[in-house]
RNA sequence: ACCCGUUGAUCCUGCGGGAGGGCGCUGCUAGUAGGUUGCGACCUAGCCAUGUAAGUCAAGGGGUCACUUGUGACACCGGCAGAAUGCUCAGUAACACGUUGAUAAUCUGUCCUUAGAUCAGGAAUAACCUCGGGAAACUGAGGCUAAUACCUGAUAGGAAAUUUAUACUGGAAUGUUUUAUUUCUUAAAGCUUCGGCGUCUAAGGGUGAGUCAGCGGCUGAUUAGCUAGUUGGUGGGGUAAUGGCCCACCAAGGCAAUGAUCAGUACGGGCCUUGAGAGAGGUAGCCCGGAGAGGAGAACUGAGAUAAGAUCUCCAGCCCUACGGGGUGCAGCAGGCGCGAAACCUUUACAAUGCACGAAAGUGUGAUAAGGGCAACCUACGUGCUUAUGCAAUGCAUAAGCUUUUUUUCUAGACUAAAGAUCUAGGAGAAUAAGGAGUGGGAAAGACUGGUGCCAGCCGCCGCGGUAACACCAGCGCUUCAAGUGGCGUCCACGUUUAUUGGGCCUAAAGCGUCCGUAGCCGGACAGUUAAGUCUUUUGUGAAAGUGUCGUACUCAAUGCGACGAAAUGCAAGAGAUACUGUCUGUCUAGAAAUUGGGAUGGGUUAGAGGUACUCUUUGGGGACCGGUAAAAUGGGAUAAUCCUUAGAGGACCACCUGUGGCGAAGGCGUCUAACUAGAACAAUUUUGACGGUGAGGGACGAAAGCCAGGGGAGCGAUCCGGAUUAGAUACCCGAGUAGUCCUGGCAGUAAACGCUGCGAGCUAAGCGUUGCACAAUCUUAAUGGUUGUGCAGUGUUGAAGUGAAGACGUUAAGCUCGCCGCCUGGGAAGUACGGUCGCAAGACUGAAACUUAAAGGAAUUGGCGGGGGCUCGCUACCAGGGGUGCGGCGUGCGGUUUAAUCUAACUACACACAGAGAAUCUCACCAGGGGCGACGGCAGAAUGAAGGUCAGAUUGAAGGUUUUACCUGACGAGCCGAGAGGUGUUGCAUGGCCGCCGUCAGCUCGUGCCGUAAGGUGUCCUGUUAAGUCAGGUAACGAGCAAGAUCUACAUCUUCAAUUGCAAACAGACUCUUCGGAGCGACUGUGCACAUUGGAGAGACUGCCCGGGAAACUGGGAGGAAGGCGUAGGCAACGGUAGGUCUGUAUGGCCCGAAUCUCCUGGGCUACACGCGCGCAACAAUGGUUGGCACAAUGGGUCACAACUCCGAAAGGAGAAGUUAAUCCUCUAAAUCCAAUCCAAGUCUAGAUUGAGGGUUGCAACUCACCCUCAUGACACUGGAAUCCCUAGUAAUCGGACUUUAUCAGAGUCCGGUGAAUACCCCCGAGCCUUGCACACACCGCCCGUCAAACCACUCGAGCAUAGUUUAUGUGAGGUCUAGUUUUUUGACUAAAUCGAACAUAGGCUAAGUGAGAUGGGUUAAGUCGUCACAAGGUA
Repeated sequence: ACCCGUUGAUCCUGCGGGAGGGCGCUGCUAGUAGGUUGCGACCUAGCCAUGUAAGUCAAGGGGUCACUUGUGACACCGGCAGAAUGCUCAGUAACACGUUGAUAAUCUGUCCUUAGAUCAGGAAUAACCUCGGGAAACUGAGGCUAAUACCUGAUAGGAAAUUUAUACUGGAAUGUUUUAUUUCUUAAAGCUUCGGCGUCUAAGGGUGAGUCAGCGGCUGAUUAGCUAGUUGGUGGGGUAAUGGCCCACCAAGGCAAUGAUCAGUACGGGCCUUGAGAGAGGUAGCCCGGAGAGGAGAACUGAGAUAAGAUCUCCAGCCCUACGGGGUGCAGCAGGCGCGAAACCUUUACAAUGCACGAAAGUGUGAUAAGGGCAACCUACGUGCUUAUGCAAUGCAUAAGCUUUUUUUCUAGACUAAAGAUCUAGGAGAAUAAGGAGUGGGAAAGACUGGUGCCAGCCGCCGCGGUAACACCAGCGCUUCAAGUGGCGUCCACGUUUAUUGGGCCUAAAGCGUCCGUAGCCGGACAGUUAAGUCUUUUGUGAAAGUGUCGUACUCAAUGCGACGAAAUGCAAGAGAUACUGUCUGUCUAGAAAUUGGGAUGGGUUAGAGGUACUCUUUGGGGACCGGUAAAAUGGGAUAAUCCUUAGAGGACCACCUGUGGCGAAGGCGUCUAACUAGAACAAUUUUGACGGUGAGGGACGAAAGCCAGGGGAGCGAUCCGGAUUAGAUACCCGAGUAGUCCUGGCAGUAAACGCUGCGAGCUAAGCGUUGCACAAUCUUAAUGGUUGUGCAGUGUUGAAGUGAAGACGUUAAGCUCGCCGCCUGGGAAGUACGGUCGCAAGACUGAAACUUAAAGGAAUUGGCGGGGGCUCGCUACCAGGGGUGCGGCGUGCGGUUUAAUCUAACUACACACAGAGAAUCUCACCAGGGGCGACGGCAGAAUGAAGGUCAGAUUGAAGGUUUUACCUGACGAGCCGAGAGGUGUUGCAUGGCCGCCGUCAGCUCGUGCCGUAAGGUGUCCUGUUAAGUCAGGUAACGAGCAAGAUCUACAUCUUCAAUUGCAAACAGACUCUUCGGAGCGACUGUGCACAUUGGAGAGACUGCCCGGGAAACUGGGAGGAAGGCGUAGGCAACGGUAGGUCUGUAUGGCCCGAAUCUCCUGGGCUACACGCGCGCAACAAUGGUUGGCACAAUGGGUCACAACUCCGAAAGGAGAAGUUAAUCCUCUAAAUCCAAUCCAAGUCUAGAUUGAGGGUUGCAACUCACCCUCAUGACACUGGAAUCCCUAGUAAUCGGACUUUAUCAGAGUCCGGUGAAUACCCCCGAGCCUUGCACACACCGCCCGUCAAACCACUCGAGCAUAGUUUAUGUGAGGUCUAGUUUUUUGACUAAAUCGAACAUAGGCUAAGUGAGAUGGGUUAAGUCGUCACAAGGUA
């Protein structure tokens, strides 16, 4: 001194948790010593067996007994003490306690001091003896006796009343003193050793006690009124003493919002804990005070008690009993039971310190001292050291040695009442001594190993665990503290989360709806008075212990002792100061109020008048629809509507003016006129003289809806009824329409009653509007005019400083200050329950808790999203078009189904002619069946022969695969345990790499600076422009990077170089054909590189030029050019996201199989078939089919190959075979097109599925299951519903060719060329940027609400049931007090009256806790039901 937790991230508010200290219990562990006021306090002031805790005195008295003859013992009478000590904290909110006072209102045994006295008599009684009653406890009768026991008298004295007078004390005489009178009353005790000890009286002191008063210290108002001896007086009684303490009479008081009464809780203080302090919490143990002794009451004795180890009575419990009656009280010490989380021995001694008694010796003492037990607390110390060797080396192990004023053990002594402990001396011996918690973050310490697999479990909080757990359970390591260390509960701190110090209230919780006003609090200027507050100072007091400082004694320390100080924040008394506050007095005018004036105003109340519209009635016209909606229907209309028109009636309302304009405290107020009435502003003088501010309680006003009574009722219109919409529609829309809305009189008292901002006062920059009043200037049409400026008051807006978490506020403060009031303290339960007050009711005001929860919330940021907005793009968007798919047939892929198997992956776009996947075997992963295989190590086996080989037999669908026999060879071996090879086994949610999509997008970032508390922003925004974040201008930004562009490849033009296998214009041959004129031919020769082509290298295009627009960028048009505005087409293609796809291409972590999930073989399957979907092919025909003929390409490929050419065959094809390792040879005659002929609108000379027959090719193999040829067969189909796909120019469409895959097979894919169009304005979909809203952030496939159903939990209501406490009344009434009377004597007994009165019973009131059939709501609970109300304009804000 902080840290963690709300969020994607941020800043706040706010709570939860952690870290510190104390107390109690508890887990694991444990060596010693010292000290301390520790140890049944917390609950049960519950109950107690047994022992013990209060006795003593023989020098007060008379006895009995004993003997050692002056002593002891025993009981009794008597004296003192049993009111102390010890224990406990139930009650008590009170003079109980603390503190300061008072007693002029009192007492005080024992003790001390002073003075005096102690005289004379008398009658009993216990013990004892005798006799009784009773089970016992106990008790009765008769007789004897003593005293310091008791009684009578005397003396001294004392008390009270009246009265006299002086002095003293004091704040004050009611006191003391004094005179006289009267009345009342009473002393004493002896013993003796002669020293003394006692006794009595009076006074004083001391000690102790009683009583009274001021002040101080708990909670609740969901307790607001309490009180009848109550408050006071007079007179009595009573007490030690005042007093309604008690009584009679009189009066009607007393207390209370500064909290009475009532209820709850609680002994109070010194002190203790914690805290920087202020405080908060505690207060059992020690000390002081109080109270209590099972519950309750009463008196006696006494100096002192209303006494519990004394008495009496009742109640509850227990014990004994002979049933008649008795006994008992551990909250003393031990101990027991019970209760509980929770607390020791039925020990020793009076040796010490005290206390009681005693002259003393002494006796007694569970007070006390001392021991035992206990991890109660505090303190101190230790658990070793050295050397050598080894090792993975701050250490460990082994061996040897050392030390012993610590500890263990042994011996002797001291100490002690006796022990224990301790101390002294000596010996042995490293011996006898380390654990607890933690290890994901907070928070020090593991990216260790194994197990587990949302299981078991952990976790204060956040959170871990669903197969690679740093978080569970263990092991190892590490961290921290240490004879201790953790857990649970509780208190303080942390918490400035109760805020006096020291908080807040626009939006986070929080300003009463508004005003008036009582108490209270606060209050302008000057002067004086006083000294209450305040300040200074003095005196007294505030126990000790405790705390602090210093010193000292225990070896230190804890601890003890001594001294000093502080503190006790206080109270009382005195002296002073007088600024401020207060009191009183006088004065003032700046606050406030009053007066005057002319203006402004939807301020209020009442009355009257008016206006349009509407509806209804009526007159006339008119004649079929009207009305309503997105569209309709219900509805109205031939009994005449709607519509036009005439007249009338009715009720409500008050357009335009109308304005972030006015007025009012707020609610609220709008036609005009009048009357009455309130307030504010301005201007001006005068008057009063602080009269003021706020305002707990209290009062008044208070929208709409609602209620009561009476009117009124046109329009509108909850509820209700119909019509639509819808899955439903108790809604939104439509048609009707009741209450109500209106008026009068009452009630109610609430609103998002909002500026979500209480009222008043002062101070603190400006700018721009607007309203009212006044003033000045100016203009003029000279008016009730206009404009400008200034002042005051109001009402808006922007904004400096400042404030604020920010948004924002900002002279109308949320700034800086002052005064007063109200309110808040995590979310929910809940503005609910109960109680109370008010109300006719509805309901309002006041207003909790149990329980539950880690967040709820505010502001702002970045994204994402919107059935929000703007701008701009895109044929996987539209439009306009072109052509398709979707129908039927076939091919192929997917699903489903089937199957021994039909291996698998992929499922919107981004799976489905996809895995480059055209599977006969192989592929192959699937199915059926059968075989084979273990590097390396260990164990068992093996020369008594392992593994292997050869012949034969058996087995098998087949196979030397297995097995048997014989033979050969001669050393290893798969039987077991590990460990491997291999795995198209698993995990693409462990990964690399690669790929798809967003994306044919134009974005994504950085450095420095600046802004913001921060997340973050700016830059990247705005305007224009672009295909483009392309560029230009503006701009707190200036620059830069990755993408875009450029660069690269191909094509289109040109130049140059080169010339074989290419080409051939000119020239010359050869060859072919010839109509002999010539033509053709680069296959051939020479020659050449002009052309074409190919391959290098360059040029060219840059908005360069012109015109229009524009600030520029750029854009529209044009020229030239092969090409024009990115020339065309490709390649490349950002930061990232999608847990997208792939472990079955390869790679690879983990897991699994391991003689099988490895590997090989045979056969089958992936090719199945009711059905659904995708991609295609050929079609449905005349822009066509068929036949015949004639043309024109390009790109590729080729030696396990392409194959010319020749021959055979009708063809597929076959048999030969040149050339070519390729610009040389081959593939290679392209097809559509064109020409001619034919078909003539039909299931056809369309279409070709299917099927039959016969051939061919590849290949071990063609049945399941290949392709081709010929002939025959000739199905469906006549242009395709909803819907949907592709395409913007050499494109679509159409035509063929080549290649890939291949032993064979192309309807697929990829390239190549040929022919070659039509058309584009808004909306749908998607995307980018800006902006807006958000309760979303897994990001709208989001979030989220309520009913119902289920389980659990705590409360509330509830007919009642039973209980406790308290209180009232009545009755019974133990016992006590007092008076009177009776009685043979009596301190006795009895009777009667009065009075107090425990306890019990009955009947009510109040309070509390319990139980209760049933009922209501609330909370919680991974995956229940119904809807979709809220968050976006959330789809009706």
The RNA shown here (small-subunit ribosomal RNA) has 1437 nucleotides and comes from a metagenome. It matches the Rfam family "Bacterial small subunit ribosomal RNA". Model confidence (mean pLDDT): 80 of 100.